[in-house]
RNA sequence: GUACGAUAAUAGCAAACCCGGAGCAAUCCGGGGGCGCAAAGCUUAGAUUCCGGUCAACCGGAAUGUCUGGCUGCCGAA
Numbered sequence: 001g002u003a004c005g006a007u008a009a010u011a012g013c014a015a016a017c018c019c020g021g022a023g024c025a026a027u028c029c030g031g032g033g034g035c036g037c038a039a040a041g042c043u044u045a046g047a048u049u050c051c052g053g054u055c056a057a058c059c060g061g062a063a064u065g066u067c068u069g070g071c072u073g074c075c076g077a078a
Stems, first nucleotide, its partner, number of pairs: 004076002012037002017032006035065001041071003045068003048063006
């Protein structure tokens, strides 16, 4: 350095649910909460799923805590 990832250390994130708010909805924001996470950091780039426009096509939107790719990054037992 690469791979790997512990009942290690330090720091971090925050599922369900509850309260308040935004939205037609998916869902999001703030507070509480803590199931989990070594990229549960950034990026919708590709896929996929979801919502709205009655359906398909298409258009607009949502989700990376679904998978893949790109970029960056803490620690160091086996």
Molecule: c-di-GMP-I riboswitch aptamer